[in-house]
RNA sequence: AGAGUUUGAUCCUGGCUCAGAGCAAACGCUGGCGGCGUGCCUAACACAUGCAAGUCGAGCGGUCCUGAGGAGUUAGCUUCCUUUUGGAAGUUUAACUCCGAAAGGAUAGCGGCGAACGGGUGAGUAACGUGUGGACAACCUACCUCGAAGACCGGGAUAACCUGUGGAAACACGGGCUAAUACCGGAUAAUCUCUUCCUGAGGCAUCUCAGGAAGAGGAAAGGCUUCGGCCGCUUCGAGAUGGGGCCGCAUCCUAUUAGCUAGUUGGUGAGGUAACGGCUCACCAAGGCGAUGAUGGGUAGCCGGCCUGAGAGGGUGGUCGGCCACACUGGGACUGAGACACGGCCCAGACUCCUACGGGAGGCAGCAGUGAGGAAUCUUCCGCAAUGGGCGAAAGCCUGACGGAGCAACGCCGCGUGGAGGAUGAAGGCCUUCGGGUUGUAAACUCCUUUCGGCAGGGACGAAGCUCUUUGCUUGGCAAAGAGUGACGGUACCUGCAGAAGAAGCCCCGGCCAACUACGUGCCAGCAGCCGCGGUAAUACGUAGGGGGCAAGCGUUGCUCGGAAUCACUGGGCGUAAAGAGCACGUAGGCGGUUCUGUAAGUUGCACGUGAAAGUCCUAAGCUCAACUUAGGAAUUGCGUGCAAAACUGCAGAACUAGAGUCCAGCAGAGGGAAGUGGAAUUCCCGGUGUAGCGGUGAAAUGCGCAGAUAUCGGGAAGAACACCAGGUGGCGAAGGCGGCUUCCUGGGCUGUGACUGACGCUGAGGUGCGAAAGCUAGGGGAGCGAACAGGAUUAGAUACCCUGGUAGUCCUAGCCGUAAACGAUGGGCACUAGGUGUGGGGAGUUGUUGACGCUCUCCGUGCCAAAGCUAACGCAUUAAGUGCCCCGCCUGGGGAGUACGGCCGCAAGGCUAAAACUCAAAGGAAUUGACGGGGGCCCGCACAAGCGGUGGAGCAUGUGGCUUAAUUCGACGCUAAGCGAAGAACCUUACCAGGGCUUGACAUGCUGGUGAAAGUUCUGGGAAACCAGAACCCUCCCUUCGGGGACACCAGCACAGGUGGUGCAUGGCUGUCGUCAGCUCGUGCCGUGAGGUGUUGGGUUAAGUCCCGCAACGAGCGCAACCCCUGCCUCGUGUUGCCACCAUUAAGUUGGGCACUCACGAGGGACUGCCGGUGUCAAGCCGGAGGAAGGUGGGGAUGACGUCAAGUCAGCAUGCCCUUUAUGCCCUGGGCUGCACACGUGCUACAAUGGCCGGUACAAUGGGUUGCGAACCCGCGAGGGGGAGCGAAUCCCAUAAAGCCGGUCUCAGUUCGGAUCGAAGGCUGCAACUCGCCUUCGUGAAGUCGGAAUCGCUAGUAAUCGCGGAUCAGCAUGCCGCGGUGAAUACGUUCCCGGGCCUUGUACACACCGCCCGUCACACCACGAAAGCCGGUAACACCCGAAGCCAGUGAGCUAACCCCGACUUGUCGGGGAGGCAGCUGUCGAAGGUGGGACCGGUGAUUGGGGUGAAGUCGUAACAAGGUAACC
Repeated sequence: AGAGUUUGAUCCUGGCUCAGAGCAAACGCUGGCGGCGUGCCUAACACAUGCAAGUCGAGCGGUCCUGAGGAGUUAGCUUCCUUUUGGAAGUUUAACUCCGAAAGGAUAGCGGCGAACGGGUGAGUAACGUGUGGACAACCUACCUCGAAGACCGGGAUAACCUGUGGAAACACGGGCUAAUACCGGAUAAUCUCUUCCUGAGGCAUCUCAGGAAGAGGAAAGGCUUCGGCCGCUUCGAGAUGGGGCCGCAUCCUAUUAGCUAGUUGGUGAGGUAACGGCUCACCAAGGCGAUGAUGGGUAGCCGGCCUGAGAGGGUGGUCGGCCACACUGGGACUGAGACACGGCCCAGACUCCUACGGGAGGCAGCAGUGAGGAAUCUUCCGCAAUGGGCGAAAGCCUGACGGAGCAACGCCGCGUGGAGGAUGAAGGCCUUCGGGUUGUAAACUCCUUUCGGCAGGGACGAAGCUCUUUGCUUGGCAAAGAGUGACGGUACCUGCAGAAGAAGCCCCGGCCAACUACGUGCCAGCAGCCGCGGUAAUACGUAGGGGGCAAGCGUUGCUCGGAAUCACUGGGCGUAAAGAGCACGUAGGCGGUUCUGUAAGUUGCACGUGAAAGUCCUAAGCUCAACUUAGGAAUUGCGUGCAAAACUGCAGAACUAGAGUCCAGCAGAGGGAAGUGGAAUUCCCGGUGUAGCGGUGAAAUGCGCAGAUAUCGGGAAGAACACCAGGUGGCGAAGGCGGCUUCCUGGGCUGUGACUGACGCUGAGGUGCGAAAGCUAGGGGAGCGAACAGGAUUAGAUACCCUGGUAGUCCUAGCCGUAAACGAUGGGCACUAGGUGUGGGGAGUUGUUGACGCUCUCCGUGCCAAAGCUAACGCAUUAAGUGCCCCGCCUGGGGAGUACGGCCGCAAGGCUAAAACUCAAAGGAAUUGACGGGGGCCCGCACAAGCGGUGGAGCAUGUGGCUUAAUUCGACGCUAAGCGAAGAACCUUACCAGGGCUUGACAUGCUGGUGAAAGUUCUGGGAAACCAGAACCCUCCCUUCGGGGACACCAGCACAGGUGGUGCAUGGCUGUCGUCAGCUCGUGCCGUGAGGUGUUGGGUUAAGUCCCGCAACGAGCGCAACCCCUGCCUCGUGUUGCCACCAUUAAGUUGGGCACUCACGAGGGACUGCCGGUGUCAAGCCGGAGGAAGGUGGGGAUGACGUCAAGUCAGCAUGCCCUUUAUGCCCUGGGCUGCACACGUGCUACAAUGGCCGGUACAAUGGGUUGCGAACCCGCGAGGGGGAGCGAAUCCCAUAAAGCCGGUCUCAGUUCGGAUCGAAGGCUGCAACUCGCCUUCGUGAAGUCGGAAUCGCUAGUAAUCGCGGAUCAGCAUGCCGCGGUGAAUACGUUCCCGGGCCUUGUACACACCGCCCGUCACACCACGAAAGCCGGUAACACCCGAAGCCAGUGAGCUAACCCCGACUUGUCGGGGAGGCAGCUGUCGAAGGUGGGACCGGUGAUUGGGGUGAAGUCGUAACAAGGUAACC
């Protein structure tokens, strides 16, 4: 960085697709290790269980535990007493109870701090939410730091606790006691707060700061202590940190959302707040926002960043970081420095759970985990060791923050799966042209190494603080030393041991795109990102071998950017590809002439602030490297502030005249409106003349006309349009458009000279007006024309084209409509950039004429040609599509569709605005080459015409189709198959059928074994034969080391043979055809971006691309022609088998002789438009003439360019592949190819008198002949037989040529025409003529009397006609190939039919007109619209109800502290007050209810069109003049 894909090819436009990078991914196949990251994108769905926020006893009262010690009870023991039951004292031996110092531990409650952090999520939010920059003279800030000052005197309660009551529980209530760093009163106090006043300074409007005076208000708490102090407390000031509110700018889509707004906008006052503010309220005013997009709807957390990109951009916001919002849903406040509070409270709602049914409890979007959803996302792990946080004086406690581990190839990075040697290039696989190639140094094998993994041993850093001990000092803090403290973890790391040992897959291989073969399959199965592969040779499907790519991954899918300059700022366009609005006026807006001055908003420079960190980039550093991490730098393109500059833009002021405009003088014009007026024509009416038709068409008919048309003359009426001028590329107008003449009113333009205004200009979103035709409304009018309609024709049909009629309409008035291929398919304005030539309207000059006029210059308009330039090309080109500037409109693949829905307009018709689903891989523009045209021009051809003869009718022959058949073998199918392959089907041929037989085979080669010379000949049996079975004869090859070997043959076996089996659409070769048509190409050059063109076109000419001339072409090749053959004339040579003039001779060139002639065979000559005349371009040539045997290619043949038809042939041959192998091969007998209701082609013979028959008679040429031709002669009516001379042939034979000529006969008839058919008898060939040959003779004597539509051949020695020969062949010819004889007619001409050549034109064709292609209908499927309705959602509005709660009011109930009074029992009680609370009332207020609307979505019988779909129906609309030019 590009590539594929529209075409036959090309260039362009344009879409689709691919290669790249990336991902919080998923899926498929596969999977060794480690490091670092990442991991519910879906249901802000529901959640079991555990944990995630506590801490402080150095704030407080209790309680509990340990417990020296003390007391007691019981039992025992000892002593004493008692009559006994027993009693007393002592003792701690046992058990138990109580009290309890010091010290320590624990902690439910009160109290303090924290719980507003940390952690999660992205529902909501389009917003001051976020980002960025400001500003707060409008604010708050616990803990922390600094500074100043202080902490005095008192008081009353209340949890816990005890007790009672209710309740299932949660919990609640009553009574009683008690403490505080809890609470309250008083004192003191400021530079604190408030009020009033004074002074000064400053500022940004409100104001701020400093100082002063007066008055009022207003603080506190203790705890520990080693007594040194430390930690707290109160007030004020300052700082730090964190927050709050305000402002500028930036921040998605939708106008098919255009108007929104009532606390709304502002003011005054008040309330409220930490604070400004309609934040709230009362009153006043009527404002505020909006096309620079308000309001509404949809979507969305924002950013640093991340991905992509060259960049500008585009996309994105997961992890990490900043901000915001939320915490089941909605509402609310409380506490507090901070919340309207994720793990707080209250209320309402939904849901879940418990319940004793009375009531209660709950909120994982914390960490794990579960269910559900989903394509999809982890452990109910370890630890507070580190970092950080809360509390505490501290130890410490708490911490699912965090540090770690686990799971997952989810991503990035690193490593390994071994290294070296090793050719006989092993085996195997695959391919093969069978030689070999490849896998492949790959393996084996040899040597070596040991990462990772395994086992074993050693073994960290992360730890410093803190605590304890010791020591020191500047002594209560600091320093040093020692000891203790690790979840990860016995991990990283190190060492050792063994052994190549445990470790490779995935995708792809038609092009894009790197990598090819085989087999299988046969439009099947399948592939496919696009183009497209697959219908029997698939590098595209499947498998294999091989190869390519990446690699612990590889592919697929999805998504983003890129490529895409395919929304174009960088960086696109609009004549014809998509795209200029039908035209104008004009609002907003955008843009704007010259000079000067000022300003400094834009602009530029410098400086400062900010632009968090992380990230990216650079440089270093740390993990062995890297990923990762750390440090520094750069960058952060932005915003703000200050200063400076003043060219440009803006702004302000002053001036100017070149833009624009006004005045004046002229000029042209179908410019517009109104009124009037004119003639011609058409039609109608009246009258006259007049008679049978008129009219109309391709031809007709309908129609009109004897009731008098048409025609013609006169008169009249009416409407519409204005001939010629004007076939002007003339004029005017903005466009639509405007055409007789006159008048009136009126717009614009052009020219000329001067004067004036002084930028007044250009464009123009919305808006407004004008706007052909058709159409609509109302009223007129209506001659002609004329949708609809009717009739007549045409036609397969003809709802058309043509004809006859004819209504709306066309015309006028008034009003709508608002569209056109409203086109120059070209928006407007200004400026610049060669010319030439017309034309319309002005002006100027001219010592040209001096009149018309001509010439030159100039302004405006309108055409053509053309340079530069532009353009894909065509083309445009001072009237730009060139070069620039300004403004507007519009485009972004085709179809769906200018459609649906919605809105606006309209009486309607309809218009304007304007999608999507779905579908296609294109749709297009211009140009090129062809082909084609019921396009054109030129020109050929027996193409037509002019002629002659045929075919089509008959009979027969032959081929084909069809039918039949056991088989009727196969091929050939318009011309270019059909008397073709067949130049010879009775057997053979023969490929077909039936039956019989053979299996290494009828034929080739090789190998092994055996036999033997082989071969050959003969015979027997069976049999139709083939064949099977058997026998006999013959005994003979070469070499030899005597073993054997070789050649040959047979047998057995193996390889193989064989196949007229398939594919001519796998092929070679050969052939047909266009076409003996004149064409088809190349090299170089030139032109074109290119396909391609030029040459090869043009003017002439020719049979011809034949030649000449011209020409950006010059040459050349294959074709044409010529060279070759035959034939026509002459010459020369040679004369036998040929010939015979002369001389002889014969029946006869028979013989002698001769070689002149004929002829034959060779070799030459001759003809070249060479000569003359004319013509033509001084040419080529053409016409005429001469000469000549022949004259313009003399006649004929051979010769067939590039190519076309997948033309024909696998059955002539060859050949790939497939198929077959006791048969699809081979042999044999018989049959068939010959079958016959029919149809077609090609022929023969005829239909007769130009003839038939009979007799006589004349003249050829080409050929053939030894398994052959076969003479004379004889026999037979004849076919033929006998015969055998001669001849391998200019000698002999086939072999009499026939028509012709002479004579005769027949006399127009189914015949003396015609000969089919049939009968009989024969002949020939052959092994054999039944199926199935040919010929002869006799008899028989069919159709047929010249042939419908249609169709063929032929232009001169031709047609026609006549016979002759040959190939094939045993025999068989009407066919085929040749030969000669006789021998015409006609061609005016190129209009038409067919074919062809050249040029040109159109094209939507390129499989090329047998092309392409349109619409309805029918069928299937798909998406969408409409639809009676039905269902759901969203946001508002009105009213009702009104929870919690704040606020306000009330507060007769309750109430310790403070005050007052009273009482007494003097520390208590009572009363009152202040203050507070419950309750009640009210405003606001969520959810809820009711109601009518709005918007959105789903669904819906039916319905509408649309799209798609190998082979349906009907027609033929379009593309060519598409057969009626097409289109709007």

Predicted 3D model of a 1528-nucleotide RNA (small-subunit ribosomal RNA) from an uncultured Actinomycetes bacterium. The sequence is in RNAcentral, with records from Greengenes.